This is a predicted structure of an 83-nucleotide RNA (c-di-GMP-I riboswitch aptamer) from Methylobacter sp. KS41. Lineage of the source: Bacteria > Pseudomonadati > Pseudomonadota > Methylococcales > Methylobacter. Its mean pLDDT, the model's own confidence on a scale to 100, is 84.
């Protein structure tokens, strides 16, 4: 991209990896990649989990800072619809 089907069959996003670049790290940007997602779009600021770095503690754990929205809730905008 083209068919066929259907009431409708435009499209979005980017797991893991890899590559380069930023962080001490969890991790986050960008490219490649394409698990899967119907809110897998945004919000870490008033819930809770896990994750990371420092302290404290025999130890289980606390306590501060950070990270995770693709861990879950919850807010809050968008698309589709014969019904």
């Nucleotide at each position: 991209c083209a068919g066929c089907u259907u009431a409708a069959u435009u499209g979005c996003c980017a797991c893991a990896c890899c590559c380069g670049c930023c962080g001490a790290g969890a991790g986050g940007c960008g490219g490649g990649g394409c698990c899967g997602g119907a809110a897998a779009g945004c919000c870490a600021a008033a819930g809770g989990g896990u994750c990371u770095a420092g302290c404290u503690g025999a130890a289980a754990a606390g306590c501060c800072a950070g990270a995770u929205g693709g861990c879950c809730g919850g807010g809050u905008u968008g698309c589709c619809u014969c019904c």